[in-house]
RNA sequence: AGAGUUUGAUCCUGGCUCAGGACGAACGCUGGUGGCGUGCUUUAUACAUGCAAGUCUUACUGGAAGCCUGUUUCGGCAGGUGGAAAGUGGCGAACGGGUGAGUAACGCGUAGAUAACCAACCUCUUAGUCUGGGAUAAUGUCGGGAAACUGGCACUAAUACCGGAUAAGCUAACGCCAAUGAAGGUUGAAGUUAGAAAAGAAGGCCUCUUCAUGAAAGCCUUGCUAGGAGACGGGUCUGCGUACCAUUAGCUAGUUGGUGGGGUAAGAGCUCACCAAGGCAACGAUGGUUAGCUGGUCUGAGGGGAUGAUCAGCCACACUGGGACUGAGACACGGCCCAGACUCCUACGGGAGGCUGCAGUAGGGAAUAUUCCGCAAUGGGCGCAAGCCUGACGGAGCGACGCCACGUGACUGAUGAAGUUCGAAAGGAUGUAAAGGUCUGUCAGCAGGGAAGAAGGUAACAGAGGAAAAUAAAUUCAGUUAUUUGACGGUACCUGCAAAGGAAGCUUCGGCUAAUUACGUGCCAGCAGCCGCGGUAAUACGUAAGAAGCGAGCGUUGUCCGGAAUCACUGGGUGUAAAGCGUAUGUAGGUGGUUAUGUAAGUCAGGUGUGAAAAUUCUACGGCUCAACCGAGAACGUGCACUUGAAACUACAUAGCUAGAGAUAGGGAGAGGACAGCAGAAUUCCUGGUGUAGUGGUGAAAUGCGUAGAUAUCAGGAAGAAAGCCAAUGGAGAAGUCAGCUGUCUGGUCCUAAUCUGACACUGAGAUACGAAAGCUAGGGGAGCGAACGGGAUUAGAGACCCCGGUAGUCCUAGCCGUAAACGAUGAGCACUAGGUAUUGGAAAAAUUCGGUACCGUAGCAAACGCGUUAAGUGCUCCACCUGGGGAGUACGGUCGCAAGAUUAAAACUCAAAGGAAUUGACGGGGACCCGCACAAGCGGUGGAUCAUGUGGUUUAAUUCGAUCAACGCGAAAAACCUUACCAGCGUUUGACAUCUAUAUGAAGGCUGCAGAGAUGUAGUUGCCCUGUGUUUACAUAGGUAUAUAGACAGGUGGUGCAUGGCUGUCGUCAGCUCGUGUCGUGAGAUGUUGGGUUAAGUCCCGCAACGAGCGCAACCCUUACCGUUAUUUGCCAUCAGGUAGAGCUGGGAACUUUAACGGGACUGCCGGUGACAAACCGGAGGAAGGUGGGGAUGACGUCAAGUCCUCAUGCCCUUUAUGUGCUGGGCUACACACGUGAUACAAUGGUAGGUACAGAGAGAAGCCAAAGCGUGAGCUGGAGCAGAACUCAAAAAGCCUAUCUCAGUUCGGAUUGUAGGCUGCAACCCGCCUGCAUGAAGUCGGAAUCGCUAGUAAUCGCGAAUCAGCAUGUCGCGGUGAAUACGUUCUCGGGUCUUGUAC
Repeated sequence: AGAGUUUGAUCCUGGCUCAGGACGAACGCUGGUGGCGUGCUUUAUACAUGCAAGUCUUACUGGAAGCCUGUUUCGGCAGGUGGAAAGUGGCGAACGGGUGAGUAACGCGUAGAUAACCAACCUCUUAGUCUGGGAUAAUGUCGGGAAACUGGCACUAAUACCGGAUAAGCUAACGCCAAUGAAGGUUGAAGUUAGAAAAGAAGGCCUCUUCAUGAAAGCCUUGCUAGGAGACGGGUCUGCGUACCAUUAGCUAGUUGGUGGGGUAAGAGCUCACCAAGGCAACGAUGGUUAGCUGGUCUGAGGGGAUGAUCAGCCACACUGGGACUGAGACACGGCCCAGACUCCUACGGGAGGCUGCAGUAGGGAAUAUUCCGCAAUGGGCGCAAGCCUGACGGAGCGACGCCACGUGACUGAUGAAGUUCGAAAGGAUGUAAAGGUCUGUCAGCAGGGAAGAAGGUAACAGAGGAAAAUAAAUUCAGUUAUUUGACGGUACCUGCAAAGGAAGCUUCGGCUAAUUACGUGCCAGCAGCCGCGGUAAUACGUAAGAAGCGAGCGUUGUCCGGAAUCACUGGGUGUAAAGCGUAUGUAGGUGGUUAUGUAAGUCAGGUGUGAAAAUUCUACGGCUCAACCGAGAACGUGCACUUGAAACUACAUAGCUAGAGAUAGGGAGAGGACAGCAGAAUUCCUGGUGUAGUGGUGAAAUGCGUAGAUAUCAGGAAGAAAGCCAAUGGAGAAGUCAGCUGUCUGGUCCUAAUCUGACACUGAGAUACGAAAGCUAGGGGAGCGAACGGGAUUAGAGACCCCGGUAGUCCUAGCCGUAAACGAUGAGCACUAGGUAUUGGAAAAAUUCGGUACCGUAGCAAACGCGUUAAGUGCUCCACCUGGGGAGUACGGUCGCAAGAUUAAAACUCAAAGGAAUUGACGGGGACCCGCACAAGCGGUGGAUCAUGUGGUUUAAUUCGAUCAACGCGAAAAACCUUACCAGCGUUUGACAUCUAUAUGAAGGCUGCAGAGAUGUAGUUGCCCUGUGUUUACAUAGGUAUAUAGACAGGUGGUGCAUGGCUGUCGUCAGCUCGUGUCGUGAGAUGUUGGGUUAAGUCCCGCAACGAGCGCAACCCUUACCGUUAUUUGCCAUCAGGUAGAGCUGGGAACUUUAACGGGACUGCCGGUGACAAACCGGAGGAAGGUGGGGAUGACGUCAAGUCCUCAUGCCCUUUAUGUGCUGGGCUACACACGUGAUACAAUGGUAGGUACAGAGAGAAGCCAAAGCGUGAGCUGGAGCAGAACUCAAAAAGCCUAUCUCAGUUCGGAUUGUAGGCUGCAACCCGCCUGCAUGAAGUCGGAAUCGCUAGUAAUCGCGAAUCAGCAUGUCGCGGUGAAUACGUUCUCGGGUCUUGUAC
C1' cells in the first nucleotide's frame, strides 16, 4: 500500500466482499512447564449456611468461672484474688467493600464563584474547667406471651441528664469612625445593653495526715468547655462542553418576577400570603427513545470513529415506593418507621427477613472460579498501651481467558533401508527424516541445602530531658543489648543424581492468498468470506500422500475500528450514472464596494494558574537470569481561565466617496397582461329552388345517410369555436405560456446623454403569489372535435389500431386542485478567460459599441458523449438536493383538498449487482448500394396413379446401428448363407487372433467310418519334424517349428463424437479475414480495410495518417476448342503400282483424319467513343477462340460442443465360463399409415410391325466370349480370337423410310395374379434376376404448395463401368438430337459493403 466481483471486451459511477489490528469472550480439535495479569457482559432474578464493625474497665454499674484461705451438719457457707457475660456511657458504624437499576441532569468534565456556607477526629493558639441537683438501665421481685418481646413495683453509678456562678473572647441589638470593593456590601478599632460553658480519669513524687492507707494544694499525661487560625473534607451557585427522533412545534399557574413572613449550615418560589403577567422555544422548548459520566481503552498516517471490563476520580442505588430520627457528617447496604410484593416461623392471637459485601446455592445463559489460609505485611476502627476487630488487604486454589518466557533435544548418519504414495515403469517423493553412532541435561522427577519480604513490640541499661526556685519520680526523646513476630512455604533460589528417557498439534492448499497430486463420489453427498465449485477424467466435495502457514496452541463464530475519499473539516458530488425545488417575490439567517479615524469582540504574540495525585502513553534509565511485569524520570495533555501587548484582516462606532444598486430626462421594439367592441374565410344546422340514384368510407369492405328525394349545386338565415397568408434558426414573458383587427388601462425591458441618492446590494430556510393538460363544484354555452359507450370491419381472439355514430369534456363566468419528460433533464448573482459566422432591437460621421438569439470553435474541463464569454472553463457568495438495486415515492402518522388525490416519508424482507458513456459483433416486418436460376421471363418436373427405394411410426424373439435446414436411391460401389453388428437355440473358456515364460511331447496335418442341424465329438488309419555342436550310432545339448498344460494376457461393431486425433458437412467458390510499424483514443478499440469510380473479385485506379505485408481472389495444374513440329502401328489412304464379287486387301506412302508428346496462340495487344489526362466500360477490326473462351480440380480467418469411438487411431469407464468366440436357424425384406427421392405412364410430336443410318467413353483371364448349331425366348451347345487403337462385350437408341391404329380406359398403360421355364449358387420357402403364355389394376396431365435449368444448357435418346457367384428404376461416366426466355431489381429467399437504433 491494496485486491476480487456488473461487461463479449472497455472506461466510469456504485454497492457487496477480503487481506490488518483488538476482545472480560464463546465454540471445535489439541494440550508439557513457569511468571504476571484476568474471570456473571445474561435475571438490579431468588437466596440455605458461615463470616464481612466493632472497640474502650485509664468514663460507670456489675461481678461469673477458676484459684487461695478459713469454716462445715460435707449439701454448702464466709473472706480474698480474679475479672467473664450483660447493661449505662464515649468514639466508630456516613469509611472501607459491592453494583450500574435509575439519571440526558450543574449528573459528569473543565474553568470559576461562595462578599451566601459547614466542618467530629488532627495541628497551632487564647481563656477556662467553680458550685449544686434529681433520675435511669443493668440488677432484684411479681407478671403477660408459643415466640419476638414486654408491663408493674423497688434499688443504683457515671465523662449519662438538668440547674446556678463566672465570660478573655463569642452571639444579638444600638450607635459612631476608619479602611476597602465596580456594586449589593465587607473588614477593623473604641463604646453601651442583653445572652450562652464545662467532666472528669489514670499515673507517680514531695509535703500533709489517723502512719498506713487515704488524701487537700501543687506536678505530669490525657480528657472537657468557650473562642481564634490552619489542614483535610464537604454543601451551594455559574460560563462552556456532553446521544438520537421534527412522522415530538408549541410548552408553562409556583409557572416568570416583585414585596413581606417562614425555613436552611447557607443564596433562592425552597415554602406561604398578596401584587404584576410574565418565562422558555427553529441557536430546537415540550415530548419520546436510549444511556451512569470521566482519566482512559481499541483502532486510524492523522483528523476522526467505536467504547467506558479490570485500576483510579465523581455520581447514583442497596427487596420496591415513601418518610424522618440520631449525628460533625445519612434521609444511612449488614439502623428505625409506614405501605407493598415475596420467603420463613406460629400455639392463628402475632412475629421475623433483605448477599447489587466474601465464599457458596438455585435459576437464566454460548459463557465466567474456592462455602480456602492469614492478619506476617499495607491500610482502617477503638484504645494511654498491650491489644482486639478487619472476606479491606496479603496470599494460595481453579480456568491456555490474555500477555510474556522456556522446553519437547544437539551433532553425525546414503546402499538415499523398509513402509507409504505418485509414475511415461526408467524412476521420483516422503528424506538426514528414521535406524545406527557420538554427546548434552533446560523443564518435569528424586534427594539435600535454603532466603529476602521484619518495620516494629517488650524488657533491661546508661544518656539527654523533665528540673530556669530546690529535691525527687513518672511521662518524653534518640541510642545500645537481650528477647520476640512469616499466612504464602520448606516457596523462590542453589547443589547433586539418573535418563533422550515424560512433553505437538491445528488450519489451509481454485483466484483473492503462501501451498498439488491420486483415489472415491457423479448437480448426489457436500463445500462456500466474495466470485463460485459438484451433471464420470473435480488442484474447489470426502479420504490418502505431499506441501504451505502458525505453533502450546490452531481454527470458527460474534463485536469494534481500519481499508471506506462509501457522509468527503482535512477530503465527494448533482446535463446523461443517485441528485437543481415548476417559477418568482421576499422574512429570519448567511455573505457583502471604497477612504480615513477610533475601539479591541474575533485574530496574533508573551506571561501566570490550571489541565487533579496517580495509573496509562513515551524513554540510548533502573529491578526481577530475559521478557511480560514493576520502578524511576521526562514530556504530552493541542483545552479553559486570568493578565500584558500588537492593530494588518474581519467586526463594531463615526465621518466621507462613486465604479455596485436605484432614480430623473429623451427615444425604441415586442403573439407581455386585463377588459370591451368589430370583421372575414371555413364547418354544421334550418328554410326555399334546381336535380336524380346513389352517397359516404376503406388496404378492401361494411355499419351509416338516401325515392318520406340524399350526395351535388344556387340563394337566404342561425350558431359556436378557431385564427390562413405574413411566419422565421424571429419576438415577448419569472415560469406556465402568448398570434385576426381596433380601442382603453397596465407590467417589464433595451439604447443615449448627463444629473441626483450614496452600498440603499446578493442569496434566501420557513412564508406568499403565479402555475400546461386532465379533473372537481355552481351557472351558462355547445358549431366542430371527441374519453366512455353503441355499431361495422380486422384478427386465433381484438377489451386496440381503421370506419359510421356519439355523452362528459373542450368554450365563458365564479371558485377549487397544485401536478407534468413543468426539460436546456443544466438553481440564482458577480467577476475573469481566443475568435469566427448568422440573426434581432438600439446608438454613432465612422472604425465600432450596448442588449438578446443561434451555429462552429481555442485554452480548459469531462468517464465518455460533449460543454466551450448564453460554460458543463477559472474563482467567490447563498440556497436546494444525493449516498447500491428492489421493497417505494409505498405503509403508518401529520398537514392540505368537496373528491380525485397532493405533500412530508419509513421499516421488515430480498439481491450482488442495478446503472452511465463509449466499443466490437449480432439482430431489425430501419435506410442506401450491390450480387446470386433469388424473383421476374421461359422450358420441363414434383405434389394426384401404380411400382421401386429410403425414412418415420407401428409391430416383433429380433425387425442391428448411425444420420434429421447441412438425414431420408444417405454410411450400403450389391442383406438368400456369409456379410451381420440383432434374436432364439446348441457349444466353448489362455480362447477365432498377437507376444512372452515354464514344463511336457514329437508332432501338426491328411483320409475313412459313426453320432449330430452344424460347430464339434469319437473310433480307425496314415504321418513319426528340421538345423548346428559334442565322440561314429544310441544319446546329450542349443536353436527353429508344432501341439498340450499352467500363467502373464488376449478379445469387445460395449459406453462416452460433450474427453480426443484424423477425416467430413455447412455458411460458401461468398469476398472476405488479418498482421507489422506508425498515428488517434485513458481504454475496449479505431485507422489501414472507409470515401469517389470500377470489377466476377479487398479486381484495379484516384484520393486519404497512413505506409507496407500475409492468408484468400486471380494466375500457375488437368481437360476441351485452333494451328505447328516430331513420331507412324494395331489407326489413316491423297498420289503411284498391283488386286477383288466386294473391301487399305497388298506393295508402298507420311500428305489428310486420328493418336500422344512438345510448342504456339488471347494480352483489353490494336482502332474509335465515354471516363477525371486514371482504372475501366461500350463498339469495332483481325482471329479457331475476345474480354476469368467452356468445364474441372482448388474451399481464407472462422461458425455450428455440426457429423463420425460402427473405417481407422485413442484417453477414461465397463465386461472377462462373457458385453469374448464358434455354429445352425431366423431377422435386417414385417405393414393400418405418413413423408422424401425416383421409375413407368396417362398417349397420335404417339403405339405397333417391317426396313434402314450415324457415336463416344469404357471393360475383359476363376474374364470378355466370335462364327456355327438348337430353342418362340431367357438360354444352351460350341470353341476361333483377345491380357487387346488388332479379338470380344457390341445391337447404339431417338432419327429416317413404309404400313397400320383414329381418340377409346383404346393395338394407350402396364401393375397384379396364375402357370410353364431359364440362369447363378452347398442352398432361391421366408428372400434373387430373367423368359414364354395367360391375366390386364390404377391412371385421361394431377389441390394448396414446391423443385431444376441461362447453351451444346434444359428437355429427350440410348451406351458403358464400379460393386458383383447371382441380383440396378440407384450411383458414376459417355456420347446422339437439341430448344425457349431474361423488360428488369418493386417484391420473396440467401449473401456482401456502408450507415442507423438496440434494455440482445